[in-house]
RNA sequence: CAUCCAGAGGGGUGGAGGGACUGGCCCGACGAAGCCCCGGCAACCAUCUCGCCCGACCGCGAGAAACGGUGCCAAUUCCAUCAGGCUCCAACGUAAGCCUGGGAGAUG
Numbered sequence: 001c002a003u004c005c006a007g008a009g010g011g012g013u014g015g016a017g018g019g020a021c022u023g024g025c026c027c028g029a030c031g032a033a034g035c036c037c038c039g040g041c042a043a044c045c046a047u048c049u050c051g052c053c054c055g056a057c058c059g060c061g062a063g064a065a066a067c068g069g070u071g072c073c074a075a076u077u078c079c080a081u082c083a084g085g086c087u088c089c090a091a092c093g094u095a096a097g098c099c100u101g102g103g104a105g106a107u108g
Base pairs, nucleotide, nucleotide: 001108002107003106004105009038010037011036012035013034017027018026019025022080023079024078039073040072041071044069045068047064048063049062050061051060052059077104082101083100084099085098086097087096089093
């Protein structure tokens, strides 16, 4: 800096945890984490093609492909947290629902 409402799981081993933290809510003995094997998803990097720019490289944009390097394969990053705004209600609020932005985190 970019992306994070899409997508994609079986087996073995293991034996109680896991979903980052906190709160919630979930997943888990119909077998958690970890490790191994195989499979898959996606298209960030790398590769290729076209266009723009350029002396050229670089760069920018569009596309192709999926051999290679990462990543990922419960739930939107599972939800919330901070700020602002909108809606709603007998309640005017430290409530509920929603929107935008931020923070934190993850991946490249």
A computed fold for a 108-nucleotide RNA from a soil metagenome, annotated as SAM riboswitch aptamer (S box leader). The coordinates come from a structure-prediction model, not an experiment, and the mean pLDDT is 83.